[in-house]
RNA sequence: GCGGGUAUAAGUCAAUGGCAGACAGUCAGAUUCCCCAAUCUGGAAGCAUGGGUUCGAGUCCCAUUAUCCGCU
Repeated sequence: GCGGGUAUAAGUCAAUGGCAGACAGUCAGAUUCCCCAAUCUGGAAGCAUGGGUUCGAGUCCCAUUAUCCGCU
């Protein structure tokens, strides 16, 4: 330098172009318990960045950034 993969909650991963979710974690509350802890309920936390297509984009297209793999 060229080609390809990946990027979603602090973490691990989902999501046919049509309301962004789960697990675990965290915070708050309730119950049992001496405590630790367990169970249940609720809350917060978000699509790498910038454009384009579309009535509508996490999803399709382009560029960029980061990272991984391969070639030279």
The RNA shown here (transfer RNA) has 72 nucleotides and comes from Ligilactobacillus salivarius. It matches the Rfam family "tRNA". Rfam's curators write: Transfer RNA (tRNA) molecules are approximately 80 nucleotides in length. Lineage of the source: Bacteria > Bacilli > Lactobacillales > Lactobacillaceae > Ligilactobacillus. The coordinates come from a structure-prediction model, not an experiment, and the mean pLDDT is 81.